């Protein structure tokens, strides 16, 4: 570091609405379906997997900042979070 075989997550903000489009972002996706508000089931890309901020819960939460989400800080030595096998490089 790769492979494999396993598992573990989220899919937000905005343009009145829909159709459609824009913006962050690794990902913002298709089908079915129950209902009108969204859920919920399945696929698929993506991302993570204890050396674990993928992701969840403090959080409708503080301060900066943006039309909003995004960002940045802090929270954070905080509670919780999914792992084996084999090769291979270095030392």
């Nucleotide at each position: 570091u790769u492979a494999c075989u396993a598992g573990g997550g989220g899919a937000g903000c905005c343009a009145a609405u829909a159709g459609u489009g824009g913006c962050u972002g690794a990902g913002a996706g298709g089908a079915a379906u129950u209902u009108u508000a969204a859920g919920u089931u399945u696929c698929g890309a993506c991302c993570c997997u204890u050396u674990g901020a993928a992701c969840c819960u403090g959080a409708u939460a503080u301060g900066g900042u943006u039309a909003a989400c995004a960002c940045c800080a802090a929270c954070g030595u905080a509670g919780g979070g999914a792992a084996g096998u084999a090769a291979u490089u270095u030392u």
The RNA shown here (TPP riboswitch aptamer (THI element)) has 91 nucleotides and comes from Clostridium senegalense. Its mean pLDDT, the model's own confidence on a scale to 100, is 75. NCBI's taxonomy places the organism under Bacteria, Bacillati, Clostridia, Eubacteriales, Clostridium. Of the family's consensus pairs, 96% are formed in the model.